[in-house]
């Protein structure tokens, strides 16, 4: 370098939950430790998925400038499946 991989060793990430500064909202920060493995539950955000709907837009109502309810990403998420990248350690 390839190839393979466990019941290992150093390590990594971080679910429910609590707290909290913004945010419309999804969600983000800290704490937390449910998992997640042997080449990524490492970053990344290309690609479909999934969340949210402020503003825009339709529809109802309406006590007249409200309520409701639908679409909808230019917001997200990444532990939904893909994708490129780059990366530890053992065995033989």
């Nucleotide at each position: 370098a390839g190839c393979u991989g466990a019941u290992a060793a150093a390590g990594g990430c971080a679910a429910a939950c609590c707290a909290u500064u913004c945010g419309a909202a999804a969600a983000g920060u800290g704490g937390g430790g449910c998992g997640c493995a042997a080449a990524a539950a490492g970053a990344c955000g290309c690609u479909g998925a999934c969340c949210u709907a402020a503003a825009u837009u339709c529809u109802g109502a309406a006590u007249c400038g409200u309520c409701a309810g639908g679409a909808c990403a230019a917001g997200g998420c990444a532990g939904c499946a893909g994708g490129g990248c780059u990366a530890c350690c053992g065995g033989a």
A computed fold for a 92-nucleotide RNA from a Deltaproteobacteria bacterium, annotated as c-di-GMP-I riboswitch aptamer. It matches the Rfam family "c-di-GMP-I riboswitch aptamer". Rfam links the family to the GO term cyclic-di-GMP binding. The literature on the family includes a 2007 paper in Nucleic Acids Res by Weinberg et al., "Identification of 22 candidate structured RNAs in bacteria using the CMfinder comparative genomics pipeline". Model confidence (mean pLDDT): 80 of 100.